[in-house]
Molecule: small-subunit ribosomal RNA
Organism: uncultured prokaryote
RNA sequence: AGAGUUUGAUCCUGGCUCAGAACGAACGCUGGCGGCGUGCUUAACACAUGCAAGUCGAACGUGAAAGUGGACUUCGGUCCGCGAGUAAGUGGCGCACGGGUGAGUAACACGUGAAUAAUCUGCCCGAUGAACUGGGAUAACAUUUCGAAAGGAAUGCUAAUACCGGAUAAGCCCCCGAGAUCUUCGGAUCUUGAGGGAAAAGGUGGCCUCUCCUUGAGCUUCUGUCAUCGGAUGAGUUCGCGGCCCAUUAGCUAGUUGGUGAGGUAACGGCCCACCAAGGCUACGAUGGGUAGCUGGUCUGAGAGGAUGAUCAGCCACACUGGAACUGAGACACGGUCCAGACUCCUACGGGAGGCAGCAGUGGGGAAUUUUGCGCAAUGGGGGAAACCCUGACGCAAGUCUGACGCAGCAAUACCGCGUGAAGGAUGAAGGCCCUUGGGUCGUAAACUUCUGUCAGUGGGGAAGAAAUACUCGUAAGAGUGCUGACGGUACCCACAAAGGAAGCACCGGCUAACUCCGUGCCAGCAGCCGCGGUAAUACGGAGGGUGCAAGCGUUGUUCGGAAUUAUUGGGCGUAAAGAGCAUGUAGGCGGACUAUUAAGUCUGGUGUGAAAGCCCUGGGCUCAACCCAGGAAGUGCAUUGGAUACUGAUAGUCUUGAGUAUGGGAGAGGAAAGUGGAAUUCCGAGUGUAGGAGUGAAAUCCGUAGAUAUUCGGAGGAACACCAGUGGCGAAGGCGGCUUUCUGGACCAAUACUGACGCUGAGAUGCGAAAGCGUGGGGAGCGAACAGGAUUAGAUACCCUGGUAGUCCACGCCGUAAACGAUGGGUACUAGGUGUUGCGGGUAUUGACCCCUGAGUGCCGCAGCUAACGCAUUAAGUACCCCGCCUGGGGAGUACGGCCGCAAGGCUAAAACUCAAAGGAAUUGACGGGGGCCCGCACAAGCGGUGGAGCAUGUGGUUUAAUUCGACGCAACGCGAAGAACCUUACCUGGACUUGACAUCCCGAUCGUACUCUUUGGCAUUAGGGUCAUCUUGGCUGGAUCGGUGACAGGUGCUGCAUGGCUGUCGUCAGCUCGUGUCGUGAGAUGUUGGGUUGUCCCGCAACGAGCGCAACCCUUACCUUUAGUUGCCAGCGGAUAAUGCCGGGGACUCUAGAGGAACUGCCGGUGUCAAGCCGGAGGAAGGUGGGGAUGACGUCAAGUCCUCAUGGCCCUUAUAGGCAGGGCUACACACGUGCUACAAUGGCCGGUACAGAGGGCAGCAACGGGGCGACCCCGAGCGAAUCUCGCAAAGCCGGUCUCAGUUCGGAUUGGAGUCUGCAACUCGACUCCAUGAAGUCGGAAUCGCUAGUAAUCGCGGAUCAGCAUGCCGCGGUGAAUACGUUCCCGGGCCUUGUACACACCGCCCGUCACACCAUGGGAGUUGGUUUGACCCGACACCGGUGGCCUAACCUUCGUGGGAGGCAGCGUCCUAAGGAAUGGUCGGUGACUGGGGUGAAGUCGUAACAAGGUAACC
Repeated sequence: AGAGUUUGAUCCUGGCUCAGAACGAACGCUGGCGGCGUGCUUAACACAUGCAAGUCGAACGUGAAAGUGGACUUCGGUCCGCGAGUAAGUGGCGCACGGGUGAGUAACACGUGAAUAAUCUGCCCGAUGAACUGGGAUAACAUUUCGAAAGGAAUGCUAAUACCGGAUAAGCCCCCGAGAUCUUCGGAUCUUGAGGGAAAAGGUGGCCUCUCCUUGAGCUUCUGUCAUCGGAUGAGUUCGCGGCCCAUUAGCUAGUUGGUGAGGUAACGGCCCACCAAGGCUACGAUGGGUAGCUGGUCUGAGAGGAUGAUCAGCCACACUGGAACUGAGACACGGUCCAGACUCCUACGGGAGGCAGCAGUGGGGAAUUUUGCGCAAUGGGGGAAACCCUGACGCAAGUCUGACGCAGCAAUACCGCGUGAAGGAUGAAGGCCCUUGGGUCGUAAACUUCUGUCAGUGGGGAAGAAAUACUCGUAAGAGUGCUGACGGUACCCACAAAGGAAGCACCGGCUAACUCCGUGCCAGCAGCCGCGGUAAUACGGAGGGUGCAAGCGUUGUUCGGAAUUAUUGGGCGUAAAGAGCAUGUAGGCGGACUAUUAAGUCUGGUGUGAAAGCCCUGGGCUCAACCCAGGAAGUGCAUUGGAUACUGAUAGUCUUGAGUAUGGGAGAGGAAAGUGGAAUUCCGAGUGUAGGAGUGAAAUCCGUAGAUAUUCGGAGGAACACCAGUGGCGAAGGCGGCUUUCUGGACCAAUACUGACGCUGAGAUGCGAAAGCGUGGGGAGCGAACAGGAUUAGAUACCCUGGUAGUCCACGCCGUAAACGAUGGGUACUAGGUGUUGCGGGUAUUGACCCCUGAGUGCCGCAGCUAACGCAUUAAGUACCCCGCCUGGGGAGUACGGCCGCAAGGCUAAAACUCAAAGGAAUUGACGGGGGCCCGCACAAGCGGUGGAGCAUGUGGUUUAAUUCGACGCAACGCGAAGAACCUUACCUGGACUUGACAUCCCGAUCGUACUCUUUGGCAUUAGGGUCAUCUUGGCUGGAUCGGUGACAGGUGCUGCAUGGCUGUCGUCAGCUCGUGUCGUGAGAUGUUGGGUUGUCCCGCAACGAGCGCAACCCUUACCUUUAGUUGCCAGCGGAUAAUGCCGGGGACUCUAGAGGAACUGCCGGUGUCAAGCCGGAGGAAGGUGGGGAUGACGUCAAGUCCUCAUGGCCCUUAUAGGCAGGGCUACACACGUGCUACAAUGGCCGGUACAGAGGGCAGCAACGGGGCGACCCCGAGCGAAUCUCGCAAAGCCGGUCUCAGUUCGGAUUGGAGUCUGCAACUCGACUCCAUGAAGUCGGAAUCGCUAGUAAUCGCGGAUCAGCAUGCCGCGGUGAAUACGUUCCCGGGCCUUGUACACACCGCCCGUCACACCAUGGGAGUUGGUUUGACCCGACACCGGUGGCCUAACCUUCGUGGGAGGCAGCGUCCUAAGGAAUGGUCGGUGACUGGGGUGAAGUCGUAACAAGGUAACC
């Protein structure tokens, strides 16, 4: 510090996700040790049990019991000792601290800084003074008594540092005066005078004076007590500032705000009361609702921030829930009281008791959080004047309490440290895994050798933490003596033995470090995001290996970060989300120039504070570290004080440039009202006139013989204003268009004068605001939602047509929205230009349809700059400042609910659940378009001949079958693989047989009379048997062959062409497809390759210049010539022979053969073209513009075809899916399609005669001659491995004859009979021949195919395959046409351009209803809870005050059986908790039914959008 993910790719916007750190965590797997922290985040849920606050005998009076020991006993008990001077009681102090929790609280609760001149403060410290004199009770106790108990009641006795009276009073308090100082002007403090008021308590030790002694008095030490002042500490109260969310909470408030008086408090105060006034708070967010203890800090972050508030520390609040006071220095009191409520427990049913949010612990809740431990040794606290010794126990003498705290235990819960060994060790062992079978890897890892000894274990030693208080000495400072350890026999040290006891977890597709095998087969499963899995998964599961961390590792959850993704630092708003439709203007924010003052902001210095801990730095202590200790720094803050005065603010004064006013002009569809004009449409009347008109793609509905349309004249009525008219004008926007008049707003220009900052923006607010719509009343020509009809269509609730109502128009009033757009808020300033145009002004002066200048509008082009790009560019989207509005992923949704507005329609404001990983912007390359332009092709057109109809052949589908083997399926499957299925082929079926196999390699054994051949069984395979050879003297070895056996293996036309190679088809022989360098662009990419010309190809031009694969050429063939050669070919001339023939001698002239050359290149001429490439025409030429034909197939597309040619990965079969045999099948047949053959006839059929090819084949062959047969063919067999022989007569053609338009002398299917040939064999199932038979068919519907010249058409010939079988295929020659105006249309293709929401690329994408399932949500008659305002009823306890009894010790009075003061019970008032009841507000749960929404591989209906999306789309 970034990365992944939208796309075919790119840039941007934007969300989602990941890598980091952290945790009071939990869960899974695993687990050696130690140190140091931490440990109910949930139910402030309920709690059994034990403990958690007591202490003082030096305040006081008394003084038990249980139990136990002993003695006595009448056995009932009594006494003594211990228990014990204990428990209990009065009194004092404490219990308000310490400890827990975070429910409540949005508040002066907290933090920070101030104030208290408005206050209190026990114990502690300092100072001053004082402690005199009296009195009456009461608990304990005793007796009686009530009650189950808890707990009381009555009578009687008693003490005090308990209580009460009196005296005294310097300080103190109250009141009335005087003076001084300070002051915030309110007051405070001090001095002084008069009056009134308020105190107390003793105890211990010592001394010994009085006393005979004890006691007491006295003196004295210590301590306690009272009053006052001061300090310290702590607390109360008040104020400034700071820190959560919601405005879908906008108004709240009657003790409310203030005053006066009285009360109350420690103290100010409506704190409370009476009266008076009517205030107070609020957009800088009152009130209401939700949530929450606050802080130091903690986590994260570069920081600013964000999140958080466990442990530790400060503050607050609470103590079962609610309320209340008492006591006290302090409480409205966690382990106190009273009342009410809920709950639990006891009960004799009458009544009582209780409060773990103290420490342990239990139940419950929960994913989840520990021991009912030890100890006061330390530290701290309470009381005490203060403190101990010995000890096993008794004795005798000992301080006590403390679940605060210190320790231990449990938990890998966090952090830190250590270990699980170290060195050597290659035959790279065994084994595992992989393998291309060579090997590689685990791996120096192990074994083995040599060492070491941490931890754990055993034994021995063994701390620090402890010093005070105490005691002794000392005047004191101080010195000395002695005691105390829970942890703990722990830490630590030493020794011993022994590698021995100690490694796991996650991950390995990318992000992200780490790869292979097997299993599985869209299954099982994984997944943080993208995404993996449908038979070769580095993504699932296992294994081997690897990577990362390590006593832990992963997962989950949460927080911050990354996220500049709420942007102060540090974002945006033309098109991605985002400028309000426009203006006026309130608050607010911001604001021109100069001078002076001030010092609020600002800057600077000082002071105080900013607790400690923590973070940071330095140093130190535990072996290190974590941890702990000391010191420092920091704490950006607040307050106060001194100073500075540039800027901002404030105050005062001045200025004119911002702004405005006045004067004079011209421009304008600016607004409102009234009037007025012509053209046109429609309607009405009249005339002329006759059969149509209208409408459309074509029609029809419709109008018209009752006279339309057309035409002429006249009239009515409404609406809109042609031309002018213009990216011209005006207006804030919406918007404004005939002409005239009236009223009226604004802008602009010119020149002067005046005011003197009066300005800009603008939350709320107010006004204006197209169309449609609404209300009332008019109006209504045309147009025209709805509606009706006619068409179109599969349908057509549409597009088209004929009609037509609201509406459109006017007046008044609503509505308040638009793609209200420049998709661009307003203002000011600055920053190159060029060129139009509108209005005004100026200059020149040649007076023009001129030019120049200035300011104001309105357009275009363009630099810098900006922008993701497109683009913007003085009219900014540039550079800056000021103010406002708005945005924060897509969908849900501009929706629901609530509120406001509206007559309604609806508008404004405006969520959430849920769901997705995208949704978007701009640009790029393609593809596509019922977009455009250019061009080509037998693409159309022009022609010729076919197919589709018939019969047959052949292939396919379908059907059938035991099997009808398999493959190929638009073009580009279908006379295709198959250049030839009777057996074989053959892969299929049936039947019966075989298993190392029909074939290959290896091993073992046997044989060398084996192989081979014959016979037999049988349908064959097979089984069984027989016969036969050569060589060598014989034997052995080797090799070879055969047989038998064993297992490795063979074998497979079994599967996967979507695992592949190779080969092939197709677009397409179309003209394209690319690269290097350079340049442009952020980039994908572009350029080149586009443009102008041109058939390719080339030329010109050009930021391109070159190059490659294609094209072309080179190759073959054909057409012409030359030359060379001359057999088997040829024969002109010469000679010979024949009936005749190159038959012979010869010859090379010709044809021909087959070698080598030539020839054609727009080369020449004319025209045209850009001085080009080229094109057109012509000449010559055998051939003319690549002469004809062939071979040759760019980058790529179609997961095209082929595993059945071959090869091959993987999978599958192995007495079978292999191999062998016989028979059958591939040849079936209602039917459908493709490709062909033969025809339908006279351009013909038949008969006779007659002419001319080319290219091929031939030894298991072609076969002449001769003979036989009507013929297929047969017999014989010359010649020929072929320019020699042979197949081999070419046919159409030509000549002559016949037939005469008919199902025929056309046509030949079908069938019967008889044969021929091939072959082991023609039944299923061959071809051919002869005789007989003589079907359909008379030129073929919709549709469709081929062909542009030696082509189509037509005619025959040959070959491959092959025993035989050809209408197919591949070739060959003969005869030999017609037509092409042209590119509008159909099809296919190429180039450029345009649009795109497509990229699997239009066979694309995609919308809505309906149906089904699931999910969340709104409404809903209601129903059920929470919370709450105001009013009402009832009203416990308690406080204050009132009253008060047949009550009453202290004091007063009088002296009594009194009275008073005072007190207390009781009663009632005020107030009030809980409770009750009614009506509301608000927030939830639930609810028949209902609304829309979302999601869901293959449902239905259509086709709305994206291309001109087939009616442009959208608001």